[in-house]
RNA sequence: GUCGGACCUCGUGCGGCACACAUCUCGCGAACCUCCCCAGGGCCGGAAGGCAGCAAGGAUAAGCGGGCUCUGGUGGGUGCACGGGGUCCCCUUUU
Numbered sequence: 001g002u003c004g005g006a007c008c009u010c011g012u013g014c015g016g017c018a019c020a021c022a023u024c025u026c027g028c029g030a031a032c033c034u035c036c037c038c039a040g041g042g043c044c045g046g047a048a049g050g051c052a053g054c055a056a057g058g059a060u061a062a063g064c065g066g067g068c069u070c071u072g073g074u075g076g077g078u079g080c081a082c083g084g085g086g087u088c089c090c091c092u093u094u095u
Base pairs, nucleotide, nucleotide: 001092004089005088006087007086008085009084010083011082012081013080014079015078017075018074019073021072022071024067025066026065027064028063034059035058036057042051043050044049
């Protein structure tokens, strides 16, 4: 130095378990300073119609509550694979 074996350790990948963390999921949630749709009423028009648009209704934002089903995150005496490092033993070769 090589072959073989054992032990330890590091990394990567995929899975499993746990946590409940969330940008994930469900729900609530705006008189107006969000959107959609706009009764009434208002404005324009000879009229047909049009315009802006409050309430109500609907959807959501900030936020709040519930939850791990999905998605991500975290963890390790978790399973397997691949790669790296260290130590020891053995065979053999060289100096």